[in-house]
This is a predicted structure of a 550-nucleotide part of an RNA (small-subunit ribosomal RNA, 5' domain) from an uncultured bacterium.
Context: one part of a larger RNA
RNA sequence: GGACGAACGCUGGCGGCGUGCCUAACACAUGCAAGUCGAACGGAGAAUUUCAAUAAGCUUGCUUAGAGAAAUUUUUAGUGGCGGACGGGUGAGUAACGCGUGGGUAACCUACCCAUAAACCCGGGACAACCCUUGGAAACGAGGGCUAAUACCGGAUAAUCUUUGGGAGUGGCAUCACUCUUUAAGAAAAGGUGGCCUCUGUAUAUGCUACCGAUUAUGGAUGGACCCGCGUCUGAUUAGCUAGUUGGUGGGGUAAAGGCCUACCAAGGCGACGAUCAGUAGCCGGCCUGAGAGGGUGAACGGCCACACUGGGACUGAGACACGGCCCAGACUCCUACGGGAGGCAGCAGUGGGGAAUCUUCCGCAAUGGACGAAAGUCUGACGGAGCAACGCCGCGUGUAUGAUGAAGGUCUUCGGAUUGUAAAGUACUGUCUUUGGGGAAGAAUGGUCAGCUUGAAAAUAUUGAGUUGAUAUGACGGUACCCAAGGAGGAAGCCCCGGCUAACUACGUGCCAGCAGCCGCGGUAAUACGUAGGGGGCAAGCGUUGUCC
Numbered sequence: 001g002g003a004c005g006a007a008c009g010c011u012g013g014c015g016g017c018g019u020g021c022c023u024a025a026c027a028c029a030u031g032c033a034a035g036u037c038g039a040a041c042g043g044a045g046a047a048u049u050u051c052a053a054u055a056a057g058c059u060u061g062c063u064u065a066g067a068g069a070a071a072u073u074u075u076u077a078g079u080g081g082c083g084g085a086c087g088g089g090u091g092a093g094u095a096a097c098g099c100g101u102g103g104g105u106a107a108c109c110u111a112c113c114c115a116u117a118a119a120c121c122c123g124g125g126a127c128a129a130c131c132c133u134u135g136g137a138a139a140c141g142a143g144g145g146c147u148a149a150u151a152c153c154g155g156a157u158a159a160u161c162u163u164u165g166g167g168a169g170u171g172g173c174a175u176c177a178c179u180c181u182u183u184a185a186g187a188a189a190a191g192g193u194g195g196c197c198u199c200u201g202u203a204u205a206u207g208c209u210a211c212c213g214a215u216u217a218u219g220g221a222u223g224g225a226c227c228c229g230c231g232u233c234u235g236a237u238u239a240g241c242u243a244g245u246u247g248g249u250g251g252g253g254u255a256a257a258g259g260c261c262u263a264c265c266a267a268g269g270c271g272a273c274g275a276u277c278a279g280u281a282g283c284c285g286g287c288c289u290g291a292g293a294g295g296g297u298g299a300a301c302g303g304c305c306a307c308a309c310u311g312g313g314a315c316u317g318a319g320a321c322a323c324g325g326c327c328c329a330g331a332c333u334c335c336u337a338c339g340g341g342a343g344g345c346a347g348c349a350g351u352g353g354g355g356a357a358u359c360u361u362c363c364g365c366a367a368u369g370g371a372c373g374a375a376a377g378u379c380u381g382a383c384g385g386a387g388c389a390a391c392g393c394c395g396c397g398u399g400u401a402u403g404a405u406g407a408a409g410g411u412c413u414u415c416g417g418a419u420u421g422u423a424a425a426g427u428a429c430u431g432u433c434u435u436u437g438g439g440g441a442a443g444a445a446u447g448g449u450c451a452g453c454u455u456g457a458a459a460a461u462a463u464u465g466a467g468u469u470g471a472u473a474u475g476a477c478g479g480u481a482c483c484c485a486a487g488g489a490g491g492a493a494g495c496c497c498c499g500g501c502u503a504a505c506u507a508c509g510u511g512c513c514a515g516c517a518g519c520c521g522c523g524g525u526a527a528u529a530c531g532u533a534g535g536g537g538g539c540a541a542g543c544g545u546u547g548u549c550c
Stems, first nucleotide, its partner, number of pairs: 001550004006546005013396006019389002021354001026352003030349003035082003040079002043076009054065005089307003098232008108224002113220006121155004130145006161186003165182007191212006233279003240270003245267008282304004286297004309330005332343004360386001362385003368382001369380004399429004409420004433491001435486005443477001448472010494539005499520003505534005515522002
């Protein structure tokens, strides 16, 4: 000199863009942060319309009430499906194939998505919900009975699928891989919504068809898993470490190689090229500094990893050994009828505590993205925004021009004057920002619905997939940005320093006192070094100090 997630002191006008618990991975009140689908299913309600047994009134064919039935719309506790493995947080642990980089898998998996091919047949029995009985303070249960499904189960069929045996060919990297053929065994599925035709007809239907969904196989895409080379802090005042340890065989296990696990056998394996032990630490792209080499660092943003009160465990699932799932143990907090229960902010806000120190219990799903859904849409503290903080960077303003009699006042003085100083006043202007009033965005075109057109399926002018044109709807921010008009210099400057380093000097007070100080050093009666004043220098909505790094 530069830099900072900074803090402290004095001061403080505005805007844009960023950033904001570095300490206690300390404990948490309260609210919200993961749901969605009725076009999978049976119920339970609600509304509307139509029909209507029956009853009442009488005006005797009308009115009112209406058990019940059907249709349409709608709500949703439960069964079922998909998603809660993403998104969001934190850095405790980890010196490790954790990360970075380059490879390997002839040792592997992959829901949703895309392409291709095939198939979508026949049956069955339950369990919730519901009803009844019943236990418990509660949390939550227990027994009996009924019922549906894209829930569950059995059978059929099946290839280039899986397992087994044989043959041929090609290739390679040792085990082998791929292709063709053959033998035997095994394993699939589910329907929903819309439309139409014909027959019987009270009617749904059967059937055909479009779309969505489901099954099998192959390939792709995406995401992951495992292995290897190299690199990755300090200490030798840590020199020896190791029994599943090192290797083999058989077996088990996994998506998969492997002491990953197990039985037996052998006695190996690592180490001064630093094993083991101890300390510290998430790693990287990057960031800071530096001419570079290098040194330091890992906030924000992006990638990977690990963790979710502490420790352990598995279940479900394509995927977890799962932050807002389950079980066990522990500590802590809360409820209790003392028998037993409930909880986990390192999500967003917020509270206490710790600390030099770090924000609102805000608005919205309008945009982007995600989950579910055919869609409308619902959910989304992701995200988009607003709020607070000079915490940082950048920009703007606090006026401009003129103005000598060099006014007054202040300070110094050799008492002549010098300086503050064109500075002020005065005169003439301007209107950024501010104030008031008015106008007022872009960010929003996808999707949906309706209509038209092209094209595919279809028997079809129903219907529907794909594309396209037109109409229609939607803004949290926000009456914000921006624009126009009006007013009036009006509302807007401080901080540090002035002995040398280092730009900038005098007076008074003090008298080795009070004090200053980064280093050298000032102060003991004329202190340019302390304090105050005048003047000056530097930077400026900041200026200094402290801390850390280069």
The full RNA is in RNAcentral, with records from ENA, Greengenes and SILVA.